[in-house]
Context: one part of a larger RNA
RNA sequence: UGUAGGAUGAUUGCGGAGGUAUUCCCCUAGUACGAGAGGAUUGGGGAGUACGACCCUCUAGUGCACCAGUUAUCACGCUAGUGGUAUAGCUGGGUAGCUACGGUCGGAACGGAUAAGCGCUGAAUGCAUCUAAGUGCGAAGCCUUCUCCUAGACGAGUCAUCCCUAUCAGUCCCCUGGAAGACUACCAGGUUGAUAGGCCAGCGGUGUAAGCACAGCGAUGUGUUCAGCCUACUGGUACUAAUCGGACGAUCGG
Numbered sequence: 001u002g003u004a005g006g007a008u009g010a011u012u013g014c015g016g017a018g019g020u021a022u023u024c025c026c027c028u029a030g031u032a033c034g035a036g037a038g039g040a041u042u043g044g045g046g047a048g049u050a051c052g053a054c055c056c057u058c059u060a061g062u063g064c065a066c067c068a069g070u071u072a073u074c075a076c077g078c079u080a081g082u083g084g085u086a087u088a089g090c091u092g093g094g095u096a097g098c099u100a101c102g103g104u105c106g107g108a109a110c111g112g113a114u115a116a117g118c119g120c121u122g123a124a125u126g127c128a129u130c131u132a133a134g135u136g137c138g139a140a141g142c143c144u145u146c147u148c149c150u151a152g153a154c155g156a157g158u159c160a161u162c163c164c165u166a167u168c169a170g171u172c173c174c175c176u177g178g179a180a181g182a183c184u185a186c187c188a189g190g191u192u193g194a195u196a197g198g199c200c201a202g203c204g205g206u207g208u209a210a211g212c213a214c215a216g217c218g219a220u221g222u223g224u225u226c227a228g229c230c231u232a233c234u235g236g237u238a239c240u241a242a243u244c245g246g247a248c249g250a251u252c253g254g
Base pairs, nucleotide, nucleotide: 001152005163006162007161008160009159010158011157015149016148017147018146021049022048023047024046025045026044027043033038051106052105053104054103055102059100060099061098062097066093067092068091069090070089071086072085073084074083075082076081111143112142117137118136119135120134164253168249170248171247172246173245174190175189176188177187178186195241196240197239198237199236200235201234202233204230205229206228211224212223213222214221215220
């Protein structure tokens, strides 16, 4: 900008893209076949490999605003307790998120038209012949089936609801944010409010804080104390911030 009024929500699918993998074992059966050696078609069941999609319960990794230990040095007057710097000083763990080495799932089956091939009926050619008329089967391949995108599919589709001078359908600016994101867009909200922060509670992490008391000459240990501290997670709570506002947009539709 179009889709001949303007919107919101939901859809069909012309068409396009992806996918389609494969091995081994068991039973049928040591059967058919074969002198033997050997050894099936078929049908059924099971276990994998690679690949792909999604996910984070488990396992594992990371986790630079979480917790603890510890070295050197400086500072807070000193002790104690803390803080800064040293690769995040080093080390041991680790929530959410993101991941794989982890978890779940997938390829199927049916169908249609066929290829090579196998046929039926059957003339030309009184026989024969799968082919000339007619007709049947037949592949991981083709068309469907499965997943995704798609009405700019200019053939611009369909359905439902709402609005038409104001008590206005709806949208945008602006603001709070996000398992969304380069920006934009998208999504959740904007006081008729749980959108984010704060606070409360919980989950979870670390691992028993400081102070005080006691024991010990002391290093230290014990008790208070499964303490103290705590990031992204879950639930709640208007305390803070989403204030106040502005703009666009129809006159029943060539």